[in-house]
């Protein structure tokens, strides 16, 4: 310097052909137990890296920009 991928909840990560975001684990509170733990059921948590465009309507598509990360010089 050039090509590939990736950036989403506190961590790990799904998210279809664009139609208004989700699970697991943590946390929290409630059940259960003499207690706790391990079940079980809830609840709390997101400007989807950032900015600009296309659309009626973007986490998806299109541009440029940051950052990890690989691989070539």
């Nucleotide at each position: 310097g050039c090509a590939u991928g990736c950036u989403u909840a506190g961590c790990u990560c799904a998210g279809u052909u664009g139609g208004u975001a989700g699970a697991g684990c943590a946390u929290c509170c409630g059940c259960c137990u003499g207690a706790u733990a391990c079940g079980c059921g809830g609840a709390c948590g997101g400007u989807c890296c950032u900015a600009g465009g296309u659309u009626c309507g973007a986490a998806u598509c299109c541009u440029a920009g940051a950052g990890c990360a690989u691989g070539c010089a």
This is a predicted structure of a 73-nucleotide RNA (transfer RNA) from a Parcubacteria group bacterium. The sequence was found in a public genome assembly. The source organism's lineage runs through Bacteria and Bacteria candidate phyla. Its Rfam family is "tRNA". Rfam's curators write: Transfer RNA (tRNA) molecules are approximately 80 nucleotides in length. It is annotated as a transfer RNA.